[in-house]
RNA sequence: GUCUCAGUAGCUCAGCAGGAUAGAGCGUUCGCCUCCUAAGCGAAAGGUCGGAGGUUCGAAUCCUCUCUGGGACG
Numbered sequence: 001g002u003c004u005c006a007g008u009a010g011c012u013c014a015g016c017a018g019g020a021u022a023g024a025g026c027g028u029u030c031g032c033c034u035c036c037u038a039a040g041c042g043a044a045a046g047g048u049c050g051g052a053g054g055u056u057c058g059a060a061u062c063c064u065c066u067c068u069g070g071g072a073c074g
Base pairs, nucleotide, nucleotide: 001073002072003071004070005069006068007067010026011025012024013023019057028044029043030042031041032040050066051065052064053063054062
């Protein structure tokens, strides 16, 4: 330099042939239970989907540029 994969909640990830309020597990906080703790049960908070632009009635999803990390080739 060329190609390729990944980037979504604090962490690990799903969703990616465009569609209705963007989800799960773990964690955090609160409550129930318990003599107390742990476990168990219930609830809540937490994201404008790496960034910018474009297409579209509508974009996490498609296109372009760019940033970060991994890999292949030279």
About this RNA: A computed fold for a 74-nucleotide RNA from an uncultured Lachnospiraceae bacterium, annotated as transfer RNA. Its mean pLDDT, the model's own confidence on a scale to 100, is 82. Its Rfam family is "tRNA". Rfam links the family to the GO term triplet codon-amino acid adaptor activity.